Context: one part of a larger RNA
């Protein structure tokens, strides 16, 4: 000396389950695999190294060691990994008893508000816009009031509020269903961590069938504007947006921060939950614990800036980076019906 990173410089799989593997709590005893140490046997010879010697010296040649870090075997140690037998109770799970919640799924059902249909009333405009204009409207519209009809989203409550692995989840009720938190005990006894392949979930957009369509509205048409206007602004409108079934498998999937776990000053606010304390009740204080936030100390950082929700100090395990460009492309190969996705170059050039 035996690589250095990944919040913004290149780099954290979009998120989970899990195979193999790696790693893996206390504590006893055995065992000697791994690990140490002795001893032997091998590691040719030449070179390399070290002490000599011979050609006048060197190169060269030559004598003896030394080393050849290995490789079997054999004696031994047992501290620490492994086996293997037994033991604990802190990891982890399991029963009980509470809590919150837009977790997910399925049916049901309310109002408010666009539309559009019919009635009544009613007269000349409405509508847009920066100004028009297209477009509606004397076949009576806009605006007004009854009444139906449909489809889609849930105002106030609502909060750096809540649950969810993540993508995401919002009117109200009923079934069916996941996790999560506390609290006291009781048991199970490491049964755990992570995770290549693999496997399931994954927003919008899109694609298939068949439905549904009230608002928006890519494409398109039309009016503006402008030099031109395949835009911005308008008036109109198709697929989409909505159900169901079935594939796409992507994203600025973002904390632009992988998942455990472990330890390290405080301060303030929220949101679930136990407990104490005090009160008439409401409001309120202390401790704890599980989120979720603001600020800061040490250290960290190139700085910004992170700071117990680390980007501090460490461990276990995977995943990814290695000058821009070429290119996340081409070829092949797996997947999709396409669309395309995933895997993934090189020449060339700076």
């Nucleotide at each position: 000396c035996u690589g250095g990173g990944c919040g913004u410089a290149a780099a954290g799989c979009g998120c989970g389950c899990g195979u193999a593997g790696g790693c893996g709590g206390u504590u006893g005893g055995g065992u000697a695999a791994g690990u140490c140490a002795g001893a032997u046997g091998u590691g040719a010879a030449a070179g390399c190294c070290c002490c000599g010697g011979g050609c006048u010296c060197a190169a060269c040649c030559u004598g003896g060691g030394a080393a050849c870090u290995g490789c079997a075997c054999u004696u031994g140690a047992u501290a620490c990994u492994g086996c293997c037998c037994g033991a604990c109770u802190u990891g982890a799970g399991u029963a009980u008893g509470g809590u919150a919640g837009a977790g997910g799924g399925g049916g049901g059902u309310g109002g408010a508000a666009u539309u559009c249909c019919c009635g009544g009333a009613g007269u000349a405009g409405c509508g847009g816009u920066g100004a028009a204009a297209u477009g509606c409207g004397u076949a009576g519209a806009u605006a007004u009031c009854g009444g139906g009809a449909g489809g889609a989203a849930c105002a106030c409550c609502a909060g750096u509020g809540g649950c969810g692995a993540a993508g995401g989840c919002g009117g109200c009720c009923c079934c069916c269903u996941g996790g999560a938190c506390c609290a006291a005990u009781a048991c199970u006894g490491a049964c755990g961590c992570u995770g290549a392949g693999g496997u399931g979930c994954g927003a919008a957009a899109g694609c298939g069938u068949g439905g549904g369509g009230a608002g928006c509205a890519a494409a398109c048409a039309g009016g503006a504007u402008u030099a031109g206007a395949u835009a911005c602004c308008c008036u109109g409108g198709u697929a989409g947006u909505c159900c169901a079934c079935g594939c796409u498998g992507u994203a600025a999937a973002c904390g632009a921060u992988g998942u455990c776990g472990a330890c390290u000053a405080g301060c303030c606010g929220u949101u679930g939950g136990a407990u104490c304390c005090a009160u008439u009740u409401a409001a309120g204080g202390g401790u704890u614990u599980a989120g979720u936030g603001g600020c800061g100390c040490a250290g960290c950082u190139a700085a910004c800036g992170c700071g117990a929700u680390a980007a501090g100090u460490c461990g276990a395990c995977c995943g990814c980076c290695u000058g821009g460009g070429g290119a996340g492309u081409a070829c092949g190969g797996c997947c999709g019906c396409a669309a395309g996705g995933u895997u993934a170059a090189a020449a060339c050039u700076c």
Record summary
Model confidence (mean pLDDT): 91 of 100. The part of an RNA shown here (small-subunit ribosomal RNA, central domain) has 350 nucleotides and comes from a metagenome. Rfam family: Bacterial small subunit ribosomal RNA. Rfam links the family to the GO terms ribosome and structural constituent of ribosome.